[in-house]
Order: sequence, then C1' cells, then structure tokens
RNA sequence: CGCCGAGUCUCCCAGUCCAGGGGAGAGCGGGGGAACCACAUAAAAGGCCAAGGAUUCCUUGGCUCAGGGGCGAAUCGCCGUUAGGCAUGCGGCGUAGCGCGAUCUUUCCGUGCGAGCCCGACAGCUAACCCCGUAGGCGAUGAAAGAAAGGA
Repeated sequence: CGCCGAGUCUCCCAGUCCAGGGGAGAGCGGGGGAACCACAUAAAAGGCCAAGGAUUCCUUGGCUCAGGGGCGAAUCGCCGUUAGGCAUGCGGCGUAGCGCGAUCUUUCCGUGCGAGCCCGACAGCUAACCCCGUAGGCGAUGAAAGAAAGGA
C1' cells in the first nucleotide's frame, strides 16, 4: 500500500515504564418479535443425572442431542478407498453460489474459494418493541497490478 469480511470512527474512565482493562455513542451487520398472508391435515423427541411435589405421575435445572433452526458464498451430485453392503473418515472430479486481477461499472480473458462454527427441542413473514456483534485471517514491496468500452 492492498485483499477477504459487518467488523470502522469519535469520546470518557482507570492505569501510566510497557502490555493489558472497563464504558458511552455514531456508522455498519445480525437475531427475536403482531396484523395480513403463508404454512399446518397421525404423533413427537427420547435417554441420563439432580432437586421439589405427588404417589408412579408432574414440575424445575443440567448433560446428551434424531428433528428443526441461525451466521456464512460455502449448496447439490458422481467416482474411488474396505472381501461385499450401509454409515463415517479420507481423496478426486464437477456444481448452485462467492471473490480477485490496484479509481468505478459492464463485458471478455485469466485465476482462486465452494469452509467452518453456533442454538438446544425452539423461532415462517413481521410494524412497534427487545436483544446481540463490531472479530479473525492474508498478499506485495514487484513490470507485479490483464484487455476493451463507458462514466466520474
């Protein structure tokens, strides 16, 4: 200087050698939450532990967690791996979708990603209202950092 991403900026307190800490706003981002509309046409968790009540049931809390849901671009397939099949793991090839090529937009061309995590039985949309986040990770110091058109 630049990139992914909501993840930036201002102020206050404390401390004051340094590092670290606690707040308030603005901006940006996310979740919950009416009517109307939509959905719904068998039921719905189960298990374990603890406490209380009650008499073999109920309530509360915790753990686990099929189902369901949330953040995110990150979905959906096929093949291989094993004596064979399923699940899982690992590997490969694609794919919905997403990003980069250095002022911006579009097209072409080139090139990457296509993960991971969370809630915990529960949430459609949703005005008012309520709540939460404001991280983390990378690249270059080189003809890298392409081409065309248009705009500013």